Small-subunit ribosomal RNA, central domain from Plesiocystis pacifica SIR-1, 349 nucleotides, folded computationally. The organism belongs to Plesiocystis pacifica, within Bacteria. Its mean pLDDT, the model's own confidence on a scale to 100, is 87. The RNAcentral record of the full RNA draws on ENA, Greengenes and SILVA.

Context: one part of a larger RNA
RNA sequence: CUGGGUGUAAAGGGAGCGUAGACGGUAAAGCAAGUCUGAAGUGAAAGCCCGCGGCUCAACUGCGGGACUGCUUUGGAAACUGUUUAACUGGAGUGUCGGAGAGGUAAGUGGAAUUCCUAGUGUAGCGGUGAAAUGCGUAGAUAUUAGGAGGAACACCAGUGGCGGAGGCGACUUACUGGACGAUAACUGACGUUGAGGCUCGAAAGCGUGGGGAGCAAACAGGAUUAGAUACCCUGGUAGUCCACGCCGUAAACGAUGAAUACUAGGUGUUGGGGAGCAAAGCUCUUCGGUGCCGUCGCAAACGCAGUAAGUAUUCCACCUGGGGAGUACGUUCGCAAGAAUGAAACUC
Numbered sequence: 001c002u003g004g005g006u007g008u009a010a011a012g013g014g015a016g017c018g019u020a021g022a023c024g025g026u027a028a029a030g031c032a033a034g035u036c037u038g039a040a041g042u043g044a045a046a047g048c049c050c051g052c053g054g055c056u057c058a059a060c061u062g063c064g065g066g067a068c069u070g071c072u073u074u075g076g077a078a079a080c081u082g083u084u085u086a087a088c089u090g091g092a093g094u095g096u097c098g099g100a101g102a103g104g105u106a107a108g109u110g111g112a113a114u115u116c117c118u119a120g121u122g123u124a125g126c127g128g129u130g131a132a133a134u135g136c137g138u139a140g141a142u143a144u145u146a147g148g149a150g151g152a153a154c155a156c157c158a159g160u161g162g163c164g165g166a167g168g169c170g171a172c173u174u175a176c177u178g179g180a181c182g183a184u185a186a187c188u189g190a191c192g193u194u195g196a197g198g199c200u201c202g203a204a205a206g207c208g209u210g211g212g213g214a215g216c217a218a219a220c221a222g223g224a225u226u227a228g229a230u231a232c233c234c235u236g237g238u239a240g241u242c243c244a245c246g247c248c249g250u251a252a253a254c255g256a257u258g259a260a261u262a263c264u265a266g267g268u269g270u271u272g273g274g275g276a277g278c279a280a281a282g283c284u285c286u287u288c289g290g291u292g293c294c295g296u297c298g299c300a301a302a303c304g305c306a307g308u309a310a311g312u313a314u315u316c317c318a319c320c321u322g323g324g325g326a327g328u329a330c331g332u333u334c335g336c337a338a339g340a341a342u343g344a345a346a347c348u349c
Stems, first nucleotide, its partner, number of pairs: 004320003007303002012317001014201004021194003025088002028085004033081002035077008048066007091191001092188003095184004103177007110154001115149007125136002162169002206247006215241002220236004258316006266294013298305002322349003331342004
């Protein structure tokens, strides 16, 4: 390179936007770059292939033909690709109307609970465990009542419910704001799909500066357990967890399943809209968009997937090529650091 693959065997980039590129709807007219076709020139000889000859044969060699799949010039064809012109509305987008939602950012507000402080009542225990002890308590604890402070998280509602590109998002109110969906069919007229590089976002932990610190809690200390116990259990407890700004850029970042489009039996829940029928809060039928379960064909090594495909096809990107060595070494880029990204070989089985 070809070929085969990527749910679980090696393999889908964490996610989006988008550049180059690749690919691209319907019908018409032109051009003729690709494409097809005719002719001419050239494509040295030797070699190669075929036929016939010469050395007694063969190797070797002579003659003729073919081939040299190419290039250049020129005449033509116009289905397809390309390109130009002027169109179309089904793809895509805009407008109008409508409802749903923990989508995002900021400000404000609230109640329950834990802890602490103050005061009252009250007295000897509390706490904790498998059992204990460390710990707290006569300097009045635990319990209980009232008042106050402060921080963090928002019970019930809550649902294989909703929203978001992923990460993720859950008290209430307000302001600003993104997207999706349904209906309509007024407008634009292929404006599309994918996307190497690039840019942006990206849980937790971690880092820098400044705040904050109730609870929880790496590290650490003590008590237990144990042969030991640098653990599991208990009592404490600092970073951290929280806020602002800046970095980091990784996760079993998972549906272990890239994005887009079309097609391919059904059944049953749920969620957001629309339409129709029945007088009806309700029921039935139907139609779009999500989210689940079961299942036919088909696929699959099996498990299983099955209109939310892992089926049937097309386009584009990413990735894989035996195990270990190794996501290591070296180099480079990025980072304050931690480290991240890229990423071998010897050797060995």